The RNA shown here (SAM riboswitch aptamer (S box leader)) has 93 nucleotides and comes from a chicken gut metagenome. The coordinates come from a structure-prediction model, not an experiment, and the mean pLDDT is 82. The sequence is in RNAcentral, with records from MGnify.
[in-house]
RNA sequence: CUUAUCCAGAGUGACUGAGGGACAGGCCCUAUGAAGUCCAGCAACCUGCUUUUUGGUAAGGUGCUAAUUCCUGCGGUUUAGCCGAAAGAUAAG
Numbered sequence: 001c002u003u004a005u006c007c008a009g010a011g012u013g014a015c016u017g018a019g020g021g022a023c024a025g026g027c028c029c030u031a032u033g034a035a036g037u038c039c040a041g042c043a044a045c046c047u048g049c050u051u052u053u054u055g056g057u058a059a060g061g062u063g064c065u066a067a068u069u070c071c072u073g074c075g076g077u078u079u080a081g082c083c084g085a086a087a088g089a090u091a092a093g
Stems, first nucleotide, its partner, number of pairs: 001093006011039001013038003019029003023073004040065003045061003048057003069087001074084004
């Protein structure tokens, strides 16, 4: 850079100890324990296995495990929402 997906799913665990939710504004989470590491789990993009398949499996490579990508951001329709885009995340190339 291109393509696909982003309203589903998943922790009463251990260690540790103050931040976190991309950015901005909001609104939240957090010593009843943030982030991180380990373990556990979820999912099924790629690979593998199976062989009937718009399937199954979950061994390998990733990813993920508060809130729709937490909401909004730009445009259209119209004021409540809806649609699309952008940005972001992940996978494959």